[in-house]
RNA sequence: GUUUGAUCCUGGCUCAGAUUGAACGCUGGCGGCAUGCCUAACACAUGCAAGUCGAACGUGAAAGUCCUUCGGGGCGAGUAGAGUGGCGGACGGGUGAGUAACGCGUGGGAAUCUGCCCUGUAGUGGGGGACAACCCGGGGAAACCCGGGCUAAUACCGCAUACGACCUACGGGAGAAAGGGGGCCUCUGCUUGCAAGCUCUCGCUAUAGGAAGAGCCCGCGUCCGAUUAGCUAGUUGGUAGGGUAAAGGCCUACCAAGGCGACGAUCGGUAGCUGGUCUGAGAGGAUGACAGCCACACUGGGACUGAGACACGGCCCAGACUCCUACGGGAGGCAGCAGUGGGGAAUAUUGCACAAUGGGCGCAAGCCUGAUGCAGCAAUGCCGCGUGUGUGAAGAAGGCCUGCGGGUUGUAAAGCACUUUCAGUGGGGAAGAAAAGCCUGAGGCUAAUACCCUUGGGUGUUGACGUUACCCACAGAAGAAGCACCGGCUAACUCCGUGCCAGCAGCCGCGGUAAUACGGAGGGUGCAAGCGUUAAUCGGAAUCACUGGGCGUAAAGCGCACGUAGGCGGCCUGUUAAGUCAGAUGUGAAAGCCCCGGGCUCAACCUGGGAAUUGCAUUUGAUACUGGCGAGCUAGAGUCUGAUGGAGGGGGGUGGAAUUCCAGGUGUAGCGGUGAAAUGCUUAGAUAUUACACAGAACACCGAUUGCGUAGGCAGCUUACUAAGCUAUAACUGACGCUGAGGCACGAAAGCGUGGGGAGCGAACAGGAUUAGAUACCCUGGUAGUCCACGCCGUAAACGAUGAUCACUCGUUGUUGGCAAUACAUAGUCAGCGACCAAGCGAAAGUGUUAAGUGAUCCACCUGGGGAGUACGCUCGCAAGAGUGAAACUCAAAGGAAUUGACGGGGGCCCGCACAAGCGGUGGAACAUGUGGUUUAAUUCGAUGAUACGCGAGGAACCUUACCUGGGCUUAAAUGCAGAACGACGAUACGGGAAACCGAAUCUCCCUUCGGGGCGGACUGCAAGGUGCUGCAUGGUUGUCGUCAGCUCGUGCCGUGAGGUGUCGGGUUAAGUCCCAUAACGAGCGCAACCCUUAUCGUUAGUUGCCAGCGGGUCAUGCCGGGGACUCUAACGAAACUGCCGGUGUAAACCGUGAGGAAGGCGGGGAUGACGUCAAAUCAGCACGGCCCUUAUGUCCAGGGCUACACACGUGUUACAAUGGUCGGUACAGAGGGCAGCUACCUAGUAAUAGGAUGCAAAUCUCGAAAGCCGGUCUCAGUUCGGAUUGGAGUCUGCAACUCAACUUCAUGAAGCUGGAAUCGCUAGUAAUCGCGUAUCAGCAAUGACGCGGUGAAUACGUUCCCGGGCCUUGUACACACCGCCCGUCAAGCCAUGGAAGCUGGGGGUACCUGAAGUCUGUAACCGCAAGGAGCGGUCUAGGGUAAAACUAGUAACUGGGGCUAAGUCGUAACAAGGUA
Repeated sequence: GUUUGAUCCUGGCUCAGAUUGAACGCUGGCGGCAUGCCUAACACAUGCAAGUCGAACGUGAAAGUCCUUCGGGGCGAGUAGAGUGGCGGACGGGUGAGUAACGCGUGGGAAUCUGCCCUGUAGUGGGGGACAACCCGGGGAAACCCGGGCUAAUACCGCAUACGACCUACGGGAGAAAGGGGGCCUCUGCUUGCAAGCUCUCGCUAUAGGAAGAGCCCGCGUCCGAUUAGCUAGUUGGUAGGGUAAAGGCCUACCAAGGCGACGAUCGGUAGCUGGUCUGAGAGGAUGACAGCCACACUGGGACUGAGACACGGCCCAGACUCCUACGGGAGGCAGCAGUGGGGAAUAUUGCACAAUGGGCGCAAGCCUGAUGCAGCAAUGCCGCGUGUGUGAAGAAGGCCUGCGGGUUGUAAAGCACUUUCAGUGGGGAAGAAAAGCCUGAGGCUAAUACCCUUGGGUGUUGACGUUACCCACAGAAGAAGCACCGGCUAACUCCGUGCCAGCAGCCGCGGUAAUACGGAGGGUGCAAGCGUUAAUCGGAAUCACUGGGCGUAAAGCGCACGUAGGCGGCCUGUUAAGUCAGAUGUGAAAGCCCCGGGCUCAACCUGGGAAUUGCAUUUGAUACUGGCGAGCUAGAGUCUGAUGGAGGGGGGUGGAAUUCCAGGUGUAGCGGUGAAAUGCUUAGAUAUUACACAGAACACCGAUUGCGUAGGCAGCUUACUAAGCUAUAACUGACGCUGAGGCACGAAAGCGUGGGGAGCGAACAGGAUUAGAUACCCUGGUAGUCCACGCCGUAAACGAUGAUCACUCGUUGUUGGCAAUACAUAGUCAGCGACCAAGCGAAAGUGUUAAGUGAUCCACCUGGGGAGUACGCUCGCAAGAGUGAAACUCAAAGGAAUUGACGGGGGCCCGCACAAGCGGUGGAACAUGUGGUUUAAUUCGAUGAUACGCGAGGAACCUUACCUGGGCUUAAAUGCAGAACGACGAUACGGGAAACCGAAUCUCCCUUCGGGGCGGACUGCAAGGUGCUGCAUGGUUGUCGUCAGCUCGUGCCGUGAGGUGUCGGGUUAAGUCCCAUAACGAGCGCAACCCUUAUCGUUAGUUGCCAGCGGGUCAUGCCGGGGACUCUAACGAAACUGCCGGUGUAAACCGUGAGGAAGGCGGGGAUGACGUCAAAUCAGCACGGCCCUUAUGUCCAGGGCUACACACGUGUUACAAUGGUCGGUACAGAGGGCAGCUACCUAGUAAUAGGAUGCAAAUCUCGAAAGCCGGUCUCAGUUCGGAUUGGAGUCUGCAACUCAACUUCAUGAAGCUGGAAUCGCUAGUAAUCGCGUAUCAGCAAUGACGCGGUGAAUACGUUCCCGGGCCUUGUACACACCGCCCGUCAAGCCAUGGAAGCUGGGGGUACCUGAAGUCUGUAACCGCAAGGAGCGGUCUAGGGUAAAACUAGUAACUGGGGCUAAGUCGUAACAAGGUA
């Protein structure tokens, strides 16, 4: 960061940090210091890695060269070489396979050995015989071997001696040695010089001690698994013997029966251990390159030699592999350094040198040394340096963005002035080197001035690295920057491309045409010779919690008791000193970490000193606490005595009501059952009713918030048996206690076994219903079962979802059982059962002395969801099944509590033409109109539940027009800039054509210094134009919920928070309207009012309107003079406010045939539409972002189409007739319109209309009613209803009525006789009905829309139901919000996994057979003087074989479930009372 609309919590996943023997991608200047097969302990070509000593010994060349008498000889040379012998090959170097172990770490111990080295003591005398080499002969391909002969020693064997040491029966016995080298002549011998001798030195022998090393034993510590619980016969101990350097069952014989294990034996898996390293605040966790220890050396076994090995570059045997071979036989072991193949993501040179350090041998010189020192390769890591510095605004050019102004890259560059580290070239130049050797001084040894040793001085040779480090000079900014990232976490943003594609992604998630998330670019951020990615470890993760978590509802308390081990445990006192605490000593290797110094210019690195090493051991103290031991106490616990209540338990007996059945009586046609039915029973007599008898099961009332029990559980009455609790009182025991892993008893229902029983009920089953289906819900039957006895099972939402015990911590109240006081109703006390509340706790809801509070002790359990309580294994069970109990794989959540909404076939209250009550329609007919569909070249486009469908359109013949066909144009129109032929522009007439358009002819500017200028301008570019796309990029406008009563805010208060309160409650209203109450107080948008109109009156005004009275006039008419009274007009006022009265009520308010009033409780109507919802509608009214077209998707023209027609739907008109049709007569409106107009009046025509003519730009003129009323006629019929359709003739508008107008008239006269399911409107001047007008408009498809008036009803009991809405409340697994969510089978694909006949491998055990080498052992012939050996036999045994079984891994036809996967199938189980809780 991520679960939610939001919140708090739980909880997982993920990220940021540090690190690495790393690898990969891109990039790469220098240096220093480090590091470099983590995989195949896979196989290895080649070279090197262990030799040395002539001062132990005998031997002993050659090349070459010189001499030569050519036979040879000298030098080389006693050299090289091999051999005997000595020392060393047990160190150094490599690797980590094995090993869970005294292997390692740490601390101790006793029964041991030790070459070389150091110290001490004592010796080192005298003999002997061999064997290599060498020579000769032989075998073999080779490796090599055999026989004979010669020979030396510090090789081998004796004799002598024996200070130590060893054995002993204490008398004794046995037992060593080796010499080599240098020097000298004092003494002796030959006497030149040598030898004995002397001396020095290196050795040798015996022994004692040391140092250092090695072997052995012990305490403690040292991974995981119990789905490994029992293991063990040399096993445990003893005795005796053997064996070893040494204790020991180490080995053998005999005896005993032990030993180990829940504090985890045995078995399985994994692993070298440690100092340390990485991480971490620490505690921890992970790990084991350098150092210590161990183990190993192709695999397995074995010994030999030796001081030391069971031996990396030794031996023998067996096995696998490789090589040589003459096929007979031989050879080999890089886990040494390089190197090769192979494996792998991956790890270097077949380098130089012994100069230094160290090792082996040697007296030494020296030799050997792939140890080591160096170099090479690799950014593998750490550290350091550089890639330049200063100045420089015209803020250059270019790039990118842009709101077009500019911004940014950016002082960055260029330019100017400097510097030269590093790299380059040239030159200089340390340290690592001290020795040894030689000369010499002093000291020691000595007879000695030799020799030798020690030490000082002098001299003097030795460098792999190395073209070293370092220094100087030279030249020139010159040769030196990349990588990742930029949605949030997480520092850093824009443009273009793409369009759920391509792709990204650590988690959440981006991408479906405006992507800061993909790809590119510009810019930015971070690090930097590196940067990213991947892998891995720790951290964050308090996410295994010791430090430092939890368990009522999130995962988690065993169903409940008893009790073993264990853990914990009251008061007082003494002792001890195990735990505990303190001091001292030893140890805790070095390196590393840390501190203080020092050396490389710094750093990394190296180096000196210190600290630390929290540990272990020994020892000395302390004694509070814990423990051990001893003596006591009574408060915990228990025992006894007396009362007491109870559905406590098991056994026996017994009772009544009810149900069913049986038989009888009465009685007759139904009963029963349901939402409604049917199955079922019944005339063979049911149901009903009456009395009797039988059977089984359960116990009404009492009965309760009661009681009892550990839990499960327990209910009629009675009886005996039995357990526990509580209480009161004294006495007794004296910590006897608490908890409790394993263990063991109990344990509802269902189920199982055996035997009974069986009334009612009732899984399964059958039938009837319901239903699309109904293997269900409902009904009728009904078997197991339910009941009893005995035995199993051992599980439940076995729940208070709350383990047991103890202590402490405010109160109120009810109740059960005791006690006791005062005294008859209360308070007290003990033990229970309940309710409410405080502090506290808690995520909250809640809990709260019966804690989920505060403490103590012990036990059980949890660690994301799914897979899964599954699989396998084991235990239990007769079975069903139970207990224990995983993994692969998969998801980023799953979950708890609460909040706001929405929803409910939840509840309450309320409203609305919502229903009901009515009136009239639609749905049936014909036509009109719109839509769908179909058709078409086109039938342009949009609108699609309500909220599209007489809608955009308030008027498609052309136009409109957007569509189609055909013909044209490149600009019809606007704007400006640039270029520009030209003199235009324009006008006139002509030709082609359907037109648009094309073609062609004529006429034609101004000024001038004649150079040119002005003006206009075909044409070109930019630009225009687009009813092309996106209403899901938008503005604006509109519909709808809905004229519904709601929607919010500030402050305060409450809550951890989302949020709540206010806005709820009680009334009231049309209303969140108002009143009361109130942790709320106020306010805003809505409601209402203000506005318009209408209804009454008044005032003013009086024309074009009016005409009562007065006058005049006409056949008649406000016609005229006049008048303002009335109507009316149109401006201003009045009026209505629950104001008055009565009643009810606190009030608000309501009620009343109230009064008054034109109007009465909002008077009627209109305008007015809160926060918001539907990604609602519209890019085709308009505007507008982005995209697209540009001789076309623009534009012009002609014709066609939008008017099509099998059909379906919506909205209407006209009807079906008599409340009517038709004919004649006759009356009354309002609101509007009118000059390209409305037209009086007259004439003509049947008429539409035409011809004249008049008034009026209008209260003046004009257009004008119908139903109605009064008469006549028709008489119930497809009609004198109805008028479609069709034919003829006309009229008018218009350029033009064919497609495709309207109207008139004559003729024709279709369907239709009141309309199925269903459905719409309307509550009063309303519905219904009647006509009139207007807009658009040349005309009209208008029966539409918008208005106007005339006539003028019926009904509303009421809110149960349908629909919609409001408020409160409740449930919720919904929040895209029920058109929600979601379950299971089946079908498809993919993945991992269980079972499985079988097949293949692996390790181990057991039994038997065979048995190499070898040690040990036995032994007649052979060898040897002997010791002894050979040979043969035996024990043991590697390996091999056979057998049966178990374990484990892989694989497998088939099979089981599981998981995942945009749009599959069937149903609808769960979430709301989820429609059967």